Predicted 3D model of a 75-nucleotide RNA (transfer RNA) from a Candidatus Iainarchaeales archaeon. Its mean pLDDT, the model's own confidence on a scale to 100, is 81. The RNAcentral record of the sequence draws on ENA. Taxonomically the source falls in Candidatus Iainarchaeales (Archaea, Nanobdellati, Candidatus Iainarchaeota, Candidatus Iainarchaeia). Its Rfam family is "tRNA". Its family is annotated with triplet codon-amino acid adaptor activity in the Gene Ontology. Rfam describes the family as follows. Transfer RNA (tRNA) molecules are approximately 80 nucleotides in length.

RNA sequence: GGUCCCGUAGCUCAGCCUGGUUAGAGCAACGGUCUUAUACACCGUGGGUCGGGGGUUCAAAUCCUCCCGGGACCA
Numbered sequence: 001g002g003u004c005c006c007g008u009a010g011c012u013c014a015g016c017c018u019g020g021u022u023a024g025a026g027c028a029a030c031g032g033u034c035u036u037a038u039a040c041a042c043c044g045u046g047g048g049u050c051g052g053g054g055g056u057u058c059a060a061a062u063c064c065u066c067c068c069g070g071g072a073c074c075a
Base pairs, nucleotide, nucleotide: 001074002073003072004071005070006069007068010027011026012025013024020058029045030044031043032042033041051067052066053065054064055063
């Protein structure tokens, strides 16, 4: 230098192909019940400008484009 993959909650990920319901799950955190207390278990709560800019569209996490970061392979 070239090709491809990944980036969504604190962490690990789904959702993207085929645009449209309020953006979700598990773990973690916090609160409650329980316990002498902690843990376990159960119930509940908060937490996201979907890596960034631009474009297409009535409508973009999803399509197009450029850039940033990480990784694999080729040279």